[in-house]
RNA sequence: AACUCAUCGAGAGGGGCAGAGGGAACGGCCCUUUGAAGCCCCGGCAACCCGGUGCGAUCCGCGUGUCACCACGAGGCCAUCGCACGCAACGGUGCCAAAUCCGUCUCGUGGCGAGAGCCGCCGCGAGAAAGAUGAGAA
Numbered sequence: 001a002a003c004u005c006a007u008c009g010a011g012a013g014g015g016g017c018a019g020a021g022g023g024a025a026c027g028g029c030c031c032u033u034u035g036a037a038g039c040c041c042c043g044g045c046a047a048c049c050c051g052g053u054g055c056g057a058u059c060c061g062c063g064u065g066u067c068a069c070c071a072c073g074a075g076g077c078c079a080u081c082g083c084a085c086g087c088a089a090c091g092g093u094g095c096c097a098a099a100u101c102c103g104u105c106u107c108g109u110g111g112c113g114a115g116a117g118c119c120g121c122c123g124c125g126a127g128a129a130a131g132a133u134g135a136g137a138a
Base pairs, nucleotide, nucleotide: 003136004135005134006133007132008131013042014041015040016039017038021031022030023029025104026103027102028101043096044095045094048092049091051087052085053084054083055082056081057080058079059076060075062073063072064071065070100130105127106126107125108124109123110122111121112120113119
């Protein structure tokens, strides 16, 4: 790099060095010498993983139904999974202009064009693609 799953309309910036770009690609539209990218320092946001609590399932043994299977009952909370809640401190990441800034492909739909169909333009809705981040797997 490629694969799987989840999330992406919320949130959170100051300083130093540096000196012209940046917002993934393309188009649009923006940001930027009142200082872009990058690097460093400090700060913050969030709750993906780890960690906490509760519930449920699996599970474990016990009892009853004369054994097993199975069902029911009361437990256990080691382990696995799912759901919900909560913390942010001492962990691993991530993030801190604009919805992932908007669009790109498909379907549906409203308006306009002589405008029923096709087509074009301007919108709206749903899904996909692409991308980002995390977790996992190989």
Annotation
SAM riboswitch aptamer (S box leader) from a Nocardioidaceae bacterium, 138 nucleotides, folded computationally. The organism belongs to Nocardioidaceae, within Bacteria. Rfam family: SAM riboswitch aptamer (S box leader). From the family's description: The SAM riboswitch is found upstream of a number of genes which code for proteins involved in methionine or cysteine biosynthesis in Gram-positive bacteria. It was read from a public genome assembly, where an Rfam model found it.